Annotation:
This is a predicted structure of a 145-nucleotide part of an RNA (small-subunit ribosomal RNA, 3' minor domain) from Firmicutes bacterium ADurb.Bin080. The coordinates come from a structure-prediction model, not an experiment, and the mean pLDDT is 82.

Context: one part of a larger RNA
Formats: sequence, C1' cells, structure tokens
RNA sequence: CACCGCCCGUCACGCCAUGGGAAUUGGUAGUACCCAAAGUCGGUGAGCUAACCGCAAGGAGGCAGCCGCCUAAGGUAAGACCAGUGACUGGGGUGAAGUCGUAACAAGGUAGCAGUACCGGAAGGUGCGGCUAGAUCACCUCCUU
Repeated sequence: CACCGCCCGUCACGCCAUGGGAAUUGGUAGUACCCAAAGUCGGUGAGCUAACCGCAAGGAGGCAGCCGCCUAAGGUAAGACCAGUGACUGGGGUGAAGUCGUAACAAGGUAGCAGUACCGGAAGGUGCGGCUAGAUCACCUCCUU
C1' cells in the first nucleotide's frame, strides 16, 4: 500500500493446553466387622517335677496342657484423599489466502455506548429508562470583532 480501507461473530478444518464427567487403575492414611500366629499378662492346672520344707507320706514352688484379654499379618465392606485413564461434553488459545453474513469505525448508511428483559444461524435485533465519548441543520443564551 490510505474506503477496492478497516473490522465483528457463528460455522468448517488442523494443532495446543484446560473445566465438567458415570466409571476404571494404582497408591496413601483411616473406620467397622471376621479370623488370629508368636508372646507378655490373668485364670485353671486331675498330668509332670532334681535343688526348698519334711524321716516318710506329702507340701511349697515350678512345668506341660487347657481357657481368656491384648495383638502383627491376613480377609470382608462402604467410603475419604492423591495421581493416572476416561465414553461424552463446555468453552479458551492458535493457524497467509475456507463458509455465511456486515455488527462497529464517516451521520458506517437505523448515531453510538453501557445496564436490563425478551428474541435470533452469527455478528446482532427490539423494548425500557439512561449517557455523549454524537454528525448535520435551525433556533435560543453568552462572549469577541
């Protein structure tokens, strides 16, 4: 490169990260219940028993065995947290020459803008009250000549 300008959104395509998401995989720490080794402790101890007592019989003490409490590991259940995966789904970013329109920038061809409500393929449209960061024409007021 100056209106043959600029520029907005939907849609289509590629890539990137990301939100939601039933579920699923792994991990972590717990909860409830089941089961329960070894061991301490408690109970029992008709069996066994060198040291102590006793002349002896036997006793004291001890041991095995049995029972109980606690309990590691294991199991079951429903969850919690962390990480990964995840059908489907939401927008976002990005990418010379895709699609549809033309909303904004000039009075941008209905001035624009922000709020709100409704509506619409999309930019957006309409209603309501509001703002001027509105052009033009006319009028009014003030100032200067």